About this RNA: A computed fold for a 350-nucleotide part of an RNA from a marine sediment metagenome, annotated as small-subunit ribosomal RNA, central domain. Its mean pLDDT, the model's own confidence on a scale to 100, is 91.
Context: one part of a larger RNA
Order: sequence, then C1' cells, then structure tokens
RNA sequence: CUGGGCGUAAAGCGCGUGUAGGCGGUCUGGAAAGUCGGGUGUGAAAUCCCCGGGCCUAACCCGGGAACUGCAUCCGAAACUUCCUGACUGGAGUCCCGGAGAGGAAGGCAGAAUUCCCAGUGUAGGGGUGAAAUCCGUAGAUAUUGGGAGGAAUACCAGUGGCGAAGGCGGCCUUCUGGACGGUGACUGACGCUGAGACGCGAAAGCGUGGGGAGCAAACAGGAUUAGAUACCCUGGUAGUCCACGCUGUAAACGGUGCGUACUAGGUGUCGGGGGUAUUCACCCCUCCGGUGCCGGAGGUAACCUAUUAAGUACGCCGCCUGGGGAGUACGGUCGCAAGGCUAAAACUC
Repeated sequence: CUGGGCGUAAAGCGCGUGUAGGCGGUCUGGAAAGUCGGGUGUGAAAUCCCCGGGCCUAACCCGGGAACUGCAUCCGAAACUUCCUGACUGGAGUCCCGGAGAGGAAGGCAGAAUUCCCAGUGUAGGGGUGAAAUCCGUAGAUAUUGGGAGGAAUACCAGUGGCGAAGGCGGCCUUCUGGACGGUGACUGACGCUGAGACGCGAAAGCGUGGGGAGCAAACAGGAUUAGAUACCCUGGUAGUCCACGCUGUAAACGGUGCGUACUAGGUGUCGGGGGUAUUCACCCCUCCGGUGCCGGAGGUAACCUAUUAAGUACGCCGCCUGGGGAGUACGGUCGCAAGGCUAAAACUC
C1' cells in the first nucleotide's frame, strides 16, 4: 500500500461541542472540471506478444506487424458527480400550547440514627468472638430518661422506574438554568451528517492552600489465629472520606457493541404524552409518537448469542487492529507541583 476485520479471538477514542476535510434531499435552466465518444500529435531503440527467416536444434540473432493500457491538444455528448441560476418541502430548524423527570448550580430548612458533653435513675459488669483476649467500667461504665454540641448521609416511597453526552444524579422548599418528549398549525428553505487537529466535561484515589472532622477508615499499634500470619477476625487509630478554590485526566470510564440515516415478522411488560371508544369519573379496550426491559422469527454469527434499542440489509464519516513475550516499557517530545499522563519503539526471544 492492498485486503480482511474491531460484543467475547488483536481492535470503538471515557464523553461531548466543533474547525479543516469527506459525504449530502426534490425539481428547472445553464456551464462542461470529473465522466464518456471520436480525431490528431507524441508515447526512442531493445524487451514482452503475433507472423516469417538465419545459425544441425535450442538458447541466441534478423525482418515485419501488433502493442506501448500514458500524456497533450481539438471536436462532440450531458445521464451521473461538480459549479452557477431559479424554485420546492419530505431532511434540519424556529415560534406556540402541554405535561414528565434523583438533569445542573446556589441558598435555606427538617426528622431518624451514630458519636461526644452535662444532669437524673441505677449497679457490676459491658464489649467483642468460632472461642477468646487486647479494650471500656466502682474515679460509677453498659442500660435508661432529660438537655446540649457537631459532622455526615437522607429509611419507607424505590421500580427490570426516571433524568443526563458520558462521568454520574435520590429528604423537603425557594431562586437561577440545560435538554428531551407529546400536540397543533404557521414560518425559514437543505440551513444537513460525520468530524483529523482543537476546545470543554470527566468516578474513585491522589496533590496544593485554607477550613471542617460525627461515623467510617489505607498506614500504624495492640489482641487473637497460625508452623509462621508483615493477612483474613477483634480493640484502637492517622491521612483520607466532607466544604471552598486550584490541579490531576485515569478506570472492567462496560452494552467490553463509535455516530447518523433508511429499510427488514411478531408477542409481552413498563415509563412519558396524544387520539379514539366508553362513561358520572377513575379504569378496561383500540390506536399513534417517544423511552426502557424481557421473549422470539427471518437473517447474521466460529459458536455463545444477536434479532425494529441488530451483532440483519445498505450508505456516509471518524477512530482502531495486523502473532506471543520484550512493553503500554526505553529513548525523545509534550503536559503535570508531584504522583504520573499522552505519544511510542528496538535488540533479543518463542
């Protein structure tokens, strides 16, 4: 480079916004760059191919032809791509109405529980385990009642449920704010899809500065267990976990499945909304749109499985793979306060 691939064999960037680029709906007219037809010039000789000939034959050599799939230029065609012009509404979007939601940010509030402090009652144990011990307790613990402080998290509702691009989001109220969905018309008129770079977001742990610290708890200490026990179990316990601001930029960041569009049997549950039927109403029933599950056919698949939420049938664009180890390492570059991240080999070896 070509080919074949990427759920589990190597392979989908953690996710989004979007630049260049690639790709792009219907109709009209025009241009003629791509495309197609024809002409002319050129495409050295040798070689390759065909015909014939010369050395005994062959290799080799000689003559002729074809070919040289290309380039340039001229004439022509206009279906497709492209460009220009005009138009369209089905793609895309805007406006209006409506309801759903742990979507995001800030502020405030509430109750249960744990711990600690004060006080009352009360007395000898409590705690913990497989069993114990360390530990707490006559300086009055555990238990129980009243009062107080403080931090963190929000039982039930809760669901195969909802929302978000992903990470993720769960008490209540208020303010600010993003998106999606349904309905009805009107409007714009291809304004679209993807997206190398770039930019932003990004669990936990970790880092910096300042605060906070109830519970939990790496490290650490002690008690057990054991042959040992740098563990599993127990008693303690510091970073941390929480808040503000700033870094880090990773993950089994998983549906191990990139995004978009179209098409291709069904059945059943559930969430949001609409229409119909029905009715006093809520239901039931029929149906449309959007989401989320299960089952299953054709098809696909190495099989497992998947199957209108495709891994089916196709198209567009991006990313990635190319035997195992060495190695996601070294070196270099770049980012970071650091930890380290990103990019990414080779020798050698099987």

The RNAcentral record of the full RNA draws on SILVA. Its Rfam family is "Bacterial small subunit ribosomal RNA".